[in-house]
Glycine riboswitch aptamer from Desulfovibrio sp., 112 nucleotides, folded computationally. Of the family's consensus pairs, 89% are formed in the model. The source organism's lineage runs through Bacteria, Pseudomonadati, Desulfovibrionia, Desulfovibrionaceae and Desulfovibrio. Its mean pLDDT, the model's own confidence on a scale to 100, is 79. It was read from a public genome assembly, where an Rfam model found it.

Parts: sequence; C1' cells; structure tokens
RNA sequence: GACGAGCCUCUGGAGAGCCUCCACCAGUGGAGCACCGAAGGAGCAAACCGCCCAUGUCCUCGCAGGGAACCGGGGUGGCGAAACUCUCAGGUAAAAGGACAGAGUGCCACGC
Repeated sequence: GACGAGCCUCUGGAGAGCCUCCACCAGUGGAGCACCGAAGGAGCAAACCGCCCAUGUCCUCGCAGGGAACCGGGGUGGCGAAACUCUCAGGUAAAAGGACAGAGUGCCACGC
C1' cells in the first nucleotide's frame, strides 16, 4: 500500500394478536390460544466420493453354465447451498433486535 474475512460507527431494512387470563414492584413477568421468519439453530437437491447388485455390457463357452466390474443401469452410505423447508430458539404497538445492502482519511488476524 491493494484485496478479502471479521469488528466498530453511520444509513436503509420485511413479516406476524399492543388477543385472553393471572400476578405484582404498574409496565413488566407468567400461562393459554392464534400467528410470523430476516438473529442463532436444524433439514435437503444436483454434483462429487465410497460400498453392494449384476438387467445391459465385456470375457470364457458347442449348449448349459461360469467369471469380470472400465462404461451404462439399480440399491445404499458419506459429503452437500439458499432469502427454500422446519419453527427448537427468537419475534408479533413503539423502542430494541433484525438477514441483507450501502458508506467510512476507523480497527484488524492473514498474505505480498
């Protein structure tokens, strides 16, 4: 000094009951039902990588049969993303939080 991850600051930022009951320290907590997805968490598709099977395939073979697993096929396991799905957590007036996006003579692991 440039880039990228992260942090900090600023800006934008959706959804869904400020429902019912109870308690008190009087706006908070608890319970119930309903609801939301954009903190966090969980689930999986293709691809890829194994294992198994042996219909095709290949080898052997007079037939019957036997054998192989490179390719195609079937089964199964691993890995496997999201703003999709779930709703554990969180949330459902405002505030706060908020994925994500933008900005900064800001901080900074690493590398040159």